[in-house]
């Protein structure tokens, strides 16, 4: 330091359902537990998705960190 266990002691919480917020993708707050060793951060760069516009090439404002990749940061410690 790489690793990530049928360890430990925390942490996060998808679908669904309530409720609120937006035109909408979708946010945020409860309940729930499907998972997550970064499912902690922040839309850099890929993708997906929405809205407007179009001259039907594409542009533009958006959403997604729990799609991927790449940046910063981190709880535990068994083999190895």
């Nucleotide at each position: 330091c790489c690793c990530g266990a049928u360890a430990a002691a925390g942490c996060c919480a998808a679908c669904c359902c309530c409720u609120u917020c937006g035109c909408g993708a979708g946010g945020a707050g409860g309940g729930u537990g499907c998972g997550g060793a970064a499912a902690g951060c922040g839309g850099c760069g890929g993708g997906u998705c929405u809205u407007c516009a179009g001259u039907c090439a594409u542009g533009a404002a958006g959403a997604u960190g729990g799609c991927c990749g790449a940046g910063c940061u981190g709880c535990c410690g068994a083999a190895g």

A computed fold for an 80-nucleotide RNA from a Geobacteraceae bacterium, annotated as c-di-GMP-I-GGC riboswitch aptamer.
Lineage of the source: Bacteria > Thermodesulfobacteriota > Desulfuromonadia > Geobacterales > Geobacteraceae.
Of the family's consensus pairs, 90% are formed in the model.
The sequence was found by an Rfam model in a public genome assembly.